[in-house]
Molecule: Purine riboswitch aptamer
Organism: Alteribacillus sp. YIM 98480
RNA sequence: UAGAAUCACUCAUGCCUUGCUCGUAUAAUGUUGGAAAUAUGGUCCAAUCGUUUCUACCAAACUACCUUAAAUAGUUUGACUACGAGAAGGGGAUACUAACAG
Numbered sequence: 001u002a003g004a005a006u007c008a009c010u011c012a013u014g015c016c017u018u019g020c021u022c023g024u025a026u027a028a029u030g031u032u033g034g035a036a037a038u039a040u041g042g043u044c045c046a047a048u049c050g051u052u053u054c055u056a057c058c059a060a061a062c063u064a065c066c067u068u069a070a071a072u073a074g075u076u077u078g079a080c081u082a083c084g085a086g087a088a089g090g091g092g093a094u095a096c097u098a099a100c101a102g
Stems, first nucleotide, its partner, number of pairs: 001098003005094003015091004020086006026056001030048006041066002050057001058078007
């Protein structure tokens, strides 16, 4: 995709799906090792902790701090992912056979 079969088909309900809102997780965080920059600078790579948890673990701005050294700190704003709930939008579903595709 096609075939035929079954169920559903006022409303409603169920199922699938889309985003929105809320909640939980995690603080978009902590720690460690290596390399790198130096007041026009303050970065990069890897590992690990953290979740009844997969993934992610960054970005921008501001302030402070470091008198040239090896070390940064604080604050604000902005997601994704997992699960649950709510109200909405959209969509009929199931197994069998055949072909095609991954």